[in-house]
RNA sequence: UACCUAGUGGUUUAGUGGUAUAAUUGCCCCCUGCCACGGGGUAGACCCGGAUUCGAUUUCCGGCUAGGUGA
Numbered sequence: 001u002a003c004c005u006a007g008u009g010g011u012u013u014a015g016u017g018g019u020a021u022a023a024u025u026g027c028c029c030c031c032u033g034c035c036a037c038g039g040g041g042u043a044g045a046c047c048c049g050g051a052u053u054c055g056a057u058u059u060c061c062g063g064c065u066a067g068g069u070g071a
Stems, first nucleotide, its partner, number of pairs: 001070007010024003018054001025043006047063005
């Protein structure tokens, strides 16, 4: 310098035009003599900017970060 891949709750992750899933974690309740395990509830996220669209996490462009390949 060119190209490729990825970026989603604190962490890991599914999803791919129509309000985002699950696990884990935190808090509350139940269970228990207590703790642990288990059950229920609740909180928590689409890297940034622009374009297209009635509508963008999703499509397109640029940027940032991480990884990779080539020179």